[in-house]
RNA sequence: GCGGGAUUAGUUAAGUGGCAUAACAUUAGCUUCCCAAGCUAAGGUCGGGAGUUCGAUUCUCCCAUCCCGCA
Numbered sequence: 001g002c003g004g005g006a007u008u009a010g011u012u013a014a015g016u017g018g019c020a021u022a023a024c025a026u027u028a029g030c031u032u033c034c035c036a037a038g039c040u041a042a043g044g045u046c047g048g049g050a051g052u053u054c055g056a057u058u059c060u061c062c063c064a065u066c067c068c069g070c071a
Stems, first nucleotide, its partner, number of pairs: 001070007010024004018054001026042005047063005
């Protein structure tokens, strides 16, 4: 330099053109003499920008970071 893949909550992941989801974690409450465990509830997320579209996390383009291959 060329090609391919990935980027979603604090972490690990699912997801799909129409309200963004789960587990763990965090916070609050219940329970307990206390802790742990358990139960209930809450908050929090689509890497950045542009385009297409009534509507984009999803489709297209550019950029950024990481990984793989070729030279």

Background
A computed fold for a 71-nucleotide RNA from a Patescibacteria group bacterium, annotated as transfer RNA. Its Rfam family is "tRNA". The family's RNA type in Rfam is transfer RNA. Taxonomically the source falls in Bacteria candidate phyla (Bacteria). Its mean pLDDT, the model's own confidence on a scale to 100, is 80.